[in-house]
């Protein structure tokens, strides 16, 4: 210098219009107890700036990681 990746604690979907699912965690039901199962809750777009009525998404820049 060139290319790629960055989303809850973890993994992951989402290519302009309320951010998806799993897992974890918390509470509950069940059980002698626990696990499993079921129900409910919980929490995220790497930082800054720009474009737009509206940005996870498009543009610039920076940071971290990978080639």
């Nucleotide at each position: 210098g060139g290319g790629g990746u960055g989303u809850g604690g973890u993994c992951u979907a989402g290519u302009g219009g309320u951010a998806u699912g799993a897992u974890g965690c918390u509470g509950g039901u069940c059980u002698c107890c626990a696990a499993a199962a079921c129900c409910a809750g919980u929490g995220a777009c790497g930082g800054g700036g720009g474009u737009u009525c509206g940005a996870u998404u498009c543009c610039c820049u920076c940071c971290a990681c990978c080639c």